Background
This is a predicted structure of a 361-nucleotide part of an RNA (small-subunit ribosomal RNA, central domain) from Rhizobium sp. Rfam family: Bacterial small subunit ribosomal RNA. The full RNA is in RNAcentral, with records from ENA and SILVA.
[in-house]
Context: one part of a larger RNA
RNA sequence: CUGGGCGUAAAGAGCACGUAGGCGGAUAUUGUAACGUCAGGGGUGAAAUCCCAGGGCUCAACCCCGGAACUGCAGUGGAUACUGGGCAGACUAGAGUAUGGAAGAGGUAGACUGGAAUUCCUGAGUGUAGAGGUGAAAUGCGCAGAUAUUCAGGAGGAACACCAGAUGGCGAAGGCAGGCUCUACUGGGCCAUUACUGACGCUGAGGAGCGAAAGCAUGGGGAGCAAACAGGAUUAGAUACCCUGGUAGUCCAUGCCGUAAACGAUGAACAUUAGCCGUGGGGGACAGUACACUGUUCGCCGCGCCGUAGCUAACGCAUUAAACACCCCGCCUGGGGAGUACGGCCGCAAGGCUAAAACUC
Numbered sequence: 001c002u003g004g005g006c007g008u009a010a011a012g013a014g015c016a017c018g019u020a021g022g023c024g025g026a027u028a029u030u031g032u033a034a035c036g037u038c039a040g041g042g043g044u045g046a047a048a049u050c051c052c053a054g055g056g057c058u059c060a061a062c063c064c065c066g067g068a069a070c071u072g073c074a075g076u077g078g079a080u081a082c083u084g085g086g087c088a089g090a091c092u093a094g095a096g097u098a099u100g101g102a103a104g105a106g107g108u109a110g111a112c113u114g115g116a117a118u119u120c121c122u123g124a125g126u127g128u129a130g131a132g133g134u135g136a137a138a139u140g141c142g143c144a145g146a147u148a149u150u151c152a153g154g155a156g157g158a159a160c161a162c163c164a165g166a167u168g169g170c171g172a173a174g175g176c177a178g179g180c181u182c183u184a185c186u187g188g189g190c191c192a193u194u195a196c197u198g199a200c201g202c203u204g205a206g207g208a209g210c211g212a213a214a215g216c217a218u219g220g221g222g223a224g225c226a227a228a229c230a231g232g233a234u235u236a237g238a239u240a241c242c243c244u245g246g247u248a249g250u251c252c253a254u255g256c257c258g259u260a261a262a263c264g265a266u267g268a269a270c271a272u273u274a275g276c277c278g279u280g281g282g283g284g285a286c287a288g289u290a291c292a293c294u295g296u297u298c299g300c301c302g303c304g305c306c307g308u309a310g311c312u313a314a315c316g317c318a319u320u321a322a323a324c325a326c327c328c329c330g331c332c333u334g335g336g337g338a339g340u341a342c343g344g345c346c347g348c349a350a351g352g353c354u355a356a357a358a359c360u361c
Stems, first nucleotide, its partner, number of pairs: 003333004007315002012329001014210002017207001021203003025091001029089004035084001037079002040076001043073002051067002054064003094200001095197004099192003106186006112179002114160001119155008130141001169176002215256006224250002229245004267328001272323001275306001277304005283298006310317002334361003343354004
């Protein structure tokens, strides 16, 4: 390399968009050219070797001679039935558009507003020596009156308990939640019906975009929590676990960073293959009926639990596949060295991406 693989053994890129490329619907379709394809003739395909026949060394190996073959290549004049492709024309089952409808913590910006809690401050009162914390303590706090308790008021930041809160919903992923809040802008999916376009599709190397937390830059903000740090304990020691404090940070705006066990550790799309139960969304039919509402049932789109065939090393997966196939991309190829060095690209930096070898087992 071929091959075999990628839920857990090495291996699915964090995610979507999309360029090139690869792949691509039905029919008893139409036309056209003739790229692939097909058969024909000519050229070329050195000799030797291989194969067949004959011959020479006593045989054979070996050698000589003749034939076949050299399955290939470009060109030539043709064929167009099938299959693939090109061009042109028709089709509607894929894809999309229109119309009507309903759901949702989907996104961005702004506004209004709520209560609980922590902390701090002010005033008034009770009240006195503790309180706090722990396994037990101590540091720290408190007679300058703490802690506790009652009342009134204020400041500020951050986060939204309970729930019709869910095994629930939405989003491509990251992720999204106080208010059946409001306003503006906006994305996607779902259902129903007919109508329309007519293959417009799938995937996607590069590329550009989005991307938790932490971190970085500038400016704000800072209640609580809390890396670092300080102190107290524990201990043989204790650069920890526990305690008292506490700064970055956590929050906001703008710009970077580009990584995660970014997980379903399971790439995307399409088709096929038993069922059962629950639940979210919208719809049809029937019944109870007076719209509503309730019940039954049917098929559609999601989210889950179980389970047959099949698959799997097993665990398990099983119409939301890890089954059966097709198609495109990404990735793996013994452990360590190492996701490191060097180089390149990116970044303010931290670092990221790409990515070896010696050596060793």